[in-house]
RNA sequence: AGGUCCGAGGAGCGCUGCGAGGCACCUGUCCCAGGCUCGGAUGCAAGUGAUCAACGGCGCUCGCCUCAC
Numbered sequence: 001a002g003g004u005c006c007g008a009g010g011a012g013c014g015c016u017g018c019g020a021g022g023c024a025c026c027u028g029u030c031c032c033a034g035g036c037u038c039g040g041a042u043g044c045a046a047g048u049g050a051u052c053a054a055c056g057g058c059g060c061u062c063g064c065c066u067c068a069c
Base pairs, nucleotide, nucleotide: 004041005040006039007038008037009036010062011061012060013059014058015057018035021030022029023028034055
C1' cells in the first nucleotide's frame, strides 16, 4: 500500500438505477443510494486524563441537540 472481515457515523418507509455483483451471451435482465469517511483485526486484566470528525440522489415520518416565540 492492497485485499478480506468487524465496528461506528440516529431510525424507518417509498422512488430512481450510476458503479460493483449475479444470471444469460453480446447485449439484455436481476439486484442495487454506507460504494464514502473514521477505527479495529494474537489474547487477557487494570488505572488516569482529554475528546466525541466530516460527509452520503429525491420525497416523507420519527428521534436527538441548539435558538427564537
Molecule: SAH (S-adenosyl-L-homocysteine) riboswitch aptamer
Organism: Acidobacteriota bacterium